[in-house]
RNA sequence: AGAGUUUGAUCCUGGCUCAGGAUGAACGCUAGCGGCAGGCCUAACACAUGCAAGUCGAGGGGCAGCGGGGGACUUCGGUUCCGCCGGCGACCGGCGCACGGGUGAGUAACGCGUAUACAAUCUGCCCGCAACAGGGGAACAGCCCGGGGAAACUCGGAUUAAUGCCCCAUAACAUUCACGGAAGGCAUCUUCUGUGUCUUAAACCUUCGGGGGUUGCGGAUGAGUAUGCGUGCCAUUAGUUAGUUGGCGGGGUAACGGCCCACCAAGACAAUGAUGGCUACGGGGUCUUAAAGGAUGGUCCCGCACACUGGUACUGAGACACGGACCAGACUCCUACGGGAGGCAGCAGUGAGGAAUAUUGGUCAAUGGGGGCAACCCUGAACCAGCCAUGCCGCGUGGAGGAAGAAAGCCCUACGGGUUGUAAACUCCUUUUUUACGGGAAGAAACCGCUCCGUUUUGGGGGCGCUGACGGUACCGUGCGAAUAAGGAUCGGCUAACUCCGUGCCAGCAGCCGCGGUAAUACGGAGGAUCCAAGCGUUAUCCGGAUUUAUUAGGUUUAAAGGGUGCGCAGGCGGGAAGGUAAGUCAGCGGUGAAAUCCCGGAGCUCAACUCCGGAACUGCCGUUGAUACUGCUUUUCUUGAGUGCGGUUGAGGUAGGCGGAAUGUGCAGUGUAGCGGUGAAAUGCUUAGAUAUUGCACAGAACACCGAUUGCGAAGGCAGCCUGCUGAGCCGUAACUGACGCUGAGGCACGAAAGCGCGGGGAGCGAACAGGAUUAGAUACCCUGGUAGUCCGCGCCGUAAACGAUGAUUACUCGUUGUGCGCGAUAUACAGUGCGUGACUGAGCGAAAGCAUUAAGUAAUCCACCUGGGGAGUACGUCGGCAACGAUGAAACUCAAAGGAAUUGACGGGGGCCCGCACAAGCGGAGGAACAUGUGGUUUAAUUCGAUGAUACGCGAGGAACCUUACCCGGGCUUAAAUGGAGCGUCCCUUCGGGGAUCGUCCGCGAAAGCGGCUUAGAGCUUCAAGGUGCUGCAUGGCUGUCGUCAGCUCGUGCCGUGAGGUGUCGGGUUAAGUCCCAUAACGAGCGCAACCCCUAUCGUUAGUUGCCAGCGGGUAAUGCCGGGGACUCUAACGAGACUGCCGUCGCAAGGCGUGAGGAAGGUGGGGAUGACGUCAAGUCAGCACGGCCCUUAUGUCCGGGGCUACACACGUGUUACAAUGGCCGGUACAGAGAGCCGCCACCCGGUGACGGGGAGCCAAUCUUAAAAACCGGUCUUAGUUCGGAUCGGAGUCUGCAACUCGACUCCGUGAAGCUGGAUUCGCUAGUAAUCGCAGAUCAGCAACGCUGCGGUGAAUACGUUCCCGGGCCUUGUACACACCGCCCGUCAAGCCAUGGAAGCCGGGAGUGCCUGAAGUCUGCAACCGCAAGGAGCGGCCUAGGGUAAAACUGGUAACUGGGGCUAAGUCGUAACAAGGUAGCCG
Repeated sequence: AGAGUUUGAUCCUGGCUCAGGAUGAACGCUAGCGGCAGGCCUAACACAUGCAAGUCGAGGGGCAGCGGGGGACUUCGGUUCCGCCGGCGACCGGCGCACGGGUGAGUAACGCGUAUACAAUCUGCCCGCAACAGGGGAACAGCCCGGGGAAACUCGGAUUAAUGCCCCAUAACAUUCACGGAAGGCAUCUUCUGUGUCUUAAACCUUCGGGGGUUGCGGAUGAGUAUGCGUGCCAUUAGUUAGUUGGCGGGGUAACGGCCCACCAAGACAAUGAUGGCUACGGGGUCUUAAAGGAUGGUCCCGCACACUGGUACUGAGACACGGACCAGACUCCUACGGGAGGCAGCAGUGAGGAAUAUUGGUCAAUGGGGGCAACCCUGAACCAGCCAUGCCGCGUGGAGGAAGAAAGCCCUACGGGUUGUAAACUCCUUUUUUACGGGAAGAAACCGCUCCGUUUUGGGGGCGCUGACGGUACCGUGCGAAUAAGGAUCGGCUAACUCCGUGCCAGCAGCCGCGGUAAUACGGAGGAUCCAAGCGUUAUCCGGAUUUAUUAGGUUUAAAGGGUGCGCAGGCGGGAAGGUAAGUCAGCGGUGAAAUCCCGGAGCUCAACUCCGGAACUGCCGUUGAUACUGCUUUUCUUGAGUGCGGUUGAGGUAGGCGGAAUGUGCAGUGUAGCGGUGAAAUGCUUAGAUAUUGCACAGAACACCGAUUGCGAAGGCAGCCUGCUGAGCCGUAACUGACGCUGAGGCACGAAAGCGCGGGGAGCGAACAGGAUUAGAUACCCUGGUAGUCCGCGCCGUAAACGAUGAUUACUCGUUGUGCGCGAUAUACAGUGCGUGACUGAGCGAAAGCAUUAAGUAAUCCACCUGGGGAGUACGUCGGCAACGAUGAAACUCAAAGGAAUUGACGGGGGCCCGCACAAGCGGAGGAACAUGUGGUUUAAUUCGAUGAUACGCGAGGAACCUUACCCGGGCUUAAAUGGAGCGUCCCUUCGGGGAUCGUCCGCGAAAGCGGCUUAGAGCUUCAAGGUGCUGCAUGGCUGUCGUCAGCUCGUGCCGUGAGGUGUCGGGUUAAGUCCCAUAACGAGCGCAACCCCUAUCGUUAGUUGCCAGCGGGUAAUGCCGGGGACUCUAACGAGACUGCCGUCGCAAGGCGUGAGGAAGGUGGGGAUGACGUCAAGUCAGCACGGCCCUUAUGUCCGGGGCUACACACGUGUUACAAUGGCCGGUACAGAGAGCCGCCACCCGGUGACGGGGAGCCAAUCUUAAAAACCGGUCUUAGUUCGGAUCGGAGUCUGCAACUCGACUCCGUGAAGCUGGAUUCGCUAGUAAUCGCAGAUCAGCAACGCUGCGGUGAAUACGUUCCCGGGCCUUGUACACACCGCCCGUCAAGCCAUGGAAGCCGGGAGUGCCUGAAGUCUGCAACCGCAAGGAGCGGCCUAGGGUAAAACUGGUAACUGGGGCUAAGUCGUAACAAGGUAGCCG
C1' cells in the first nucleotide's frame, strides 16, 4: 500500500466482499511448564448456611459465664460462699457504625468534565494560638420483686452510679440589637475599631508517666451551593408553562434561592430546537487510525446514583443511612392462628436465566481502617493460596554428524524415475524442562520490652530482643536419562501451498466471485505442501481499508443529485480611503489541566510481559500584559458596485375593448343527377323525401394562411390577424443626483402548460368515454363512420409535467473565426468601431467519454437547493393542503451482486445507401396426382442391428443383405478361448548338422451344424505370456468430411490516433468476377485468400510411326490397309507456339470501359477441372481407421444352424415408366467416345420362339471381343384407356450358386391395373448448357442398378430489368441483443414460501390529568386527661407514598377477513418495451 466482483471487451460511477488490528468473549479440535493480569456482559432474578463493625473496665453501676486466690462442706467426682485478683455477658455512657466493600437500576441532569465564584456556607477526630474548668441537683437503665405472651417481646412497682441529664456561678475577641469612626470593595456590602445591651461553658479518669474536657480565633481536611462552556438520537415530537416568570414581605436552612407561604404584576422558554418520546451513569482512559475522526466506558483511579419496591423522618460534625428506625406494597419463612421475622447490587456459596464467567480456602505476617494510654481486639478492606490456555509474555518438546538417498507409503512411467528426505535407522553430544535427593530466602521495620544518648516539655536518636498466612514456596546444588512433552487450520482466484482416488447438479462446499450434471488442484478421503504454533480455527462485535457523509477530503448535462419560476423576512457573505476600539486573531507570562495510562530515558524481577524512578506530554480552560496586518464594532469620507434623473429606442411582454377576411359547419333558395364518402381493400354512414358537386344569401363558433426566420419578447409557465386605451420590462446615449443603499436567500408569499373539479354561459371544427364498421386466432387497439364530456368565455379551485439547456443565482477573469436581432457612431442601403442579445465552428483548459468551450461543463469567490447501491417506493403509517381527483412531507421489514453512464467490436432490424448470385423476372424441362423401384418416419416384431435428421438426413454410410456379409433375434456349443507373435515341454521324416519339410486325412456314434466322444496311424498336441469386444462417450480426441462459399474476404509488422476496449491501414472517389487495379490519403509495407503457375479441351508446328493411318506408287481379293511400302493426312503422345486490352478508334487524370473494329482457331478469366483464407455450426463420424477414459471377461468375447435387416393400415423424400402421333409397332440403313476382359470378353457355327445351351477361332488386347441408341428410309396404327401404358397375377422355363420357401435376375405364353399431363406449393438449368438418346465401369457367383460414377450422339429457348422473395459483400444508422432476434423482455392469472400495511374486536404497558380516600412522618393548633411548671398523652389541621374511580391520549402484542410487495430451472394467457420493436417512445 491494496485486491475480487456489473461487460464479448473498455473506461467511469457505484455498491457488496476480502486481506489488518482489537475483545471481560463463546464454540470446535488440541494441550508440556512458568510469570503477570483477568474472570455473571444475561435475571438491579430469588436466596439455605457461615463470616463481612466493632471497641473502650484508664467514664460508670456492677458481676451471669471463664481462669486464679481464699473460706466452708465433701461420697474426693465435686458443691457452695467471698468481685478479692485476672478479666468480663447483658446494661448506662463515649467514639465508630456516613469509612472501607458492592452494583449501574434510575438519571439527557449543573449528573459528569473543565474553568470560576461563595461579600451566601458548615466541618467530629488532627495541628497552632489564646483563655478557662467553681458549686449544686434530679433522674433513667441494669440489678431486685411481680404480671402477660407459643414466640418476638412486653407491662407495672421499688432502689441506684457516671465523662449521661439539669440548675447556679465566672466569661468575650463568640451571639443579638442599637449608635458612632476609619479603610476597602463586587451591586446587595465587607473589614477594623469604640460605646452600650442580650444570651450562654466545662468532666473527669489514672499505674502519677499520662489521657481526656470547655470557649474563641486560625490552619488543615472533608462537605454544601451557584455560574460560563462542553456533554446522545428522533421535527413522521412545534409549541410548552399557574409556583409557571418576576417583585414585596415573611418562613425555613449551615447557607443563597419559589426551597416554601401570602399578596402584586403577566410574564418565562422555543427553529442557535423549547416540550415530548426513545436510549444511556459521566470522566481519566481503552480499541482503531497517517492524521482528523469513529467506536467504546469491563478491570484500575475520580465523581454520581442506588441498597427488595415506594415514601418518611430521627440520631448525628456528617445520613434521609447496604449489614439503623417507622409506614405502605410485593415476596419468603415461623406460629400454639392470637401474632411475629426477613432483605448477599459485602466475601464465599445455591437455584434460576444463559453461548458463557471461579473456592461455602488461609492469614491479619505486611499495607490500610475503627476503638483503646497501651497491651490488644475487630477487619471476606487487604495480603495470599485454589480453579479456568480467558489474554499478554517467556521457556521447552533436543543438538551435531549421517545416502547421488534404505524399506513401506504416494505419484508418474518409456520400468526407469520423482517425493516424503538428513527425515529415519545408526554414531557422537547436551540436560533447559520433568523426576529423585539435599540446601533454602527477601518481603521485618516498627509497635512493645530491656538498655544507652540527648533534650526546656512534648518529642527525638542508637543497640539488643520479639513477630511470616504465602511456604519448605521462589531460588541454588547434585544425580539419572533423549529421556516426560505437537497440534490446528488451509492449499480455484483474492491468498502462501497440488496430485491421485471416490462421487456424478447427488452428497456436499462457500467470505465475495463461484464450484459439483463421469477425468472436480473448489465436495469426501489419501499422499504431499503452506501458514501459525501450546495453541490453531470458527462465530459475534468495534475501528480500519471506505475520499463509501468528503473539516482535513466528494459530488449534482447524460451515472444518484439544481428546487417549475420569481419576490423576499431571518441568516450567511460583501467595494475604495482614514481615525478610534481590541471582540475574533497572534505573542509573552501566571494558574490549572489528580494519579494511573500513552511516549522518551533509566532501574528491578535470569529476559520479557509486569513493576518502579525521572522527564516529556496531556494539543484544553481561565487569568494577565502586549501587538493591530486581516475580520468585527464605531466615526468620518469616496464613487467605480447598486439605484435615480434626462434623452432616445425595441419587441407575438401583459391586460381590457373594438374590428376584419379566408376556411369549416348549418339553414334557406337556385342549377344539377346518381352516386357521395372512406380505405391497403372494404364496410358502417349519407343519398331519388334529390345527396356529393356548384351558385347566392344568412347565421354560428373557434383559430388567425402568406409575412415567418436557424427571428423577437417575457422570471418561468408562455406569447402571433388588425386597431385603440391602460401597463410591465430590456437596451443605448448622457453623467445631473443618492453614496455600498449590494449578492444570495431556510421558512414565507406570489405566479405557474395541459388535464381535471365547482357555478354560469357557449358549442363551428376537433374529440377521451361510448356505438357501429373493418382487421384479427382474438382486437375491449392501431384504420373507418358517428359521437358525449372537454377543448372556448367569466369567476373560483387544483399546483403537477421529459415544468429540459435534463446545466440554481450573482460577480470577476481567460485564444480565435463566422452569421444574425436591436441600439450608438456616420451624409450613407458601404463599414474596419462600440454596447446588449441570439446562433454556428474551433483552441487552451476541463471531462469517464460523449462533449463543453466569453451564453463554460474553464479559472476563482459568495449564498441557496439537492445526492450517497438496485428493488421494495415516491409506497405504508402519521401530519399538512384540497370539494374531490390528488398533492406535499416521507420510512421500514424483506430481497439482490448488482443496478447504472459513456464509448468499442460484433450481431440483428418488418432502418437507409451501393453491389452481386438461375435470387427474382424471362424461358425450357421436371417434382407435387398414377403404378413401380429405392431411402426414411411410423407401426409391427423374438429381431425387424446401428448411424445420418432444416438448409448441410432421407437411391445417405451400402461401389451389390438368399448363406456369408451381420453388428440384430431364437436355439445349440467353446472358455487361452477364432486369429497372430514370443517362451517352455514334446512328435515324425530328411540332413552336408547350417538347416529343410511335415504335423494331413479317412472312418464310426450323437448332432441341424459347430462341436463332443471314439477308432486308425509313428503322429498330438500341451502349458504359459501377451486376449477379445461393431459395448459407452464424436460433448475427452486425431484424422477425414459437409456447410456458409470459389463468397472476397481474414490478418500482421512498424508508425500514428485514443486513458482504454479499439481505430487507422481495409475508409473516400472511380473500376473489377475479385481487398482486381488506379487516384486520393497518417499511414507505409507485408502475409493467408483472389488472380496466375498445374491438368483436360479448342488452332498450328516440331519430333516419333506400331497394334493406329493410307494421299501417291506397286501387289492382291468377291470384298476389306489384306500385303510391299509410305509419314503426306487422320490419329497417337511428348515438346513447343499462340491471347497480352498487344494494335486501332473513342471516353477517362489513371485504372479501366466501350466498339457486332482489324487480325486471329480462339478476345477481354476462351470452355471445363483441380485448387476451399481466418473462421462458424461443441455440424457429422469411437460402426472405416487410430486413440484417452469408463464398462464386460464360462460373456457385452467367440463358433454354428435357422430367422431377421426384404414385415405393412399409413406418411414423406429421391427416382423409373407412362399417360401417347415431335408417338407406338414392324422392316431396312448408318455414325461414337470412354472403358473393360483369362475362374474373363467371346467372333463364328449349330440347337432353341427366347432366356440360354452345345461346339469353337481370336485376344493378357490402339491388334481380338464386348458393340450403340436416338437419327435416317419404307410400312402400319388414327385419338381410342387404344397396336398408348405396362403394374399385377397364372403357367412354363433359363442361369448363377452348397442352397433361390421366406428372399435372385432373366426368358416365353397368357393376364392387361392405375394413369388422358397432375391442388396449394416447389426443383434444375444461361450453350455444346437444358432437354433427349444410348454406351461403359466399379461392387459382383448371381442380383433386386430404374441407383452411382464416367462417356459420347442429337441439340434448343430466354434474360426488359433489380421493385419484390432467398442468400451474400461493403458503408452508414438505431439497439435494453453478446448463448448475439430461434435474442431480450412486460403484466395479469395459477402454485409454494417470506416479511409487511389495513382491519370489527381481544389482551397488555408506561406516563399524565380530574375526583374520592389517605399510612408513617415533619411542621403546626388546642379548653377538658396527667403534671406546680417545663412538658407529656390525646385530639385536630396542611402536605404526601400508596389505593380507588372516570374520561381521553400515546405505545405494543394478537386477530376472522383483506391490500399490495419480494423470492422461487423448465405452469397459463397474450406481446407492452428494446431495431421505424412492426401504431416512434417517454413524462404529467

Predicted 3D model of a 1484-nucleotide RNA (small-subunit ribosomal RNA) from an uncultured bacterium.
Its mean pLDDT, the model's own confidence on a scale to 100, is 84.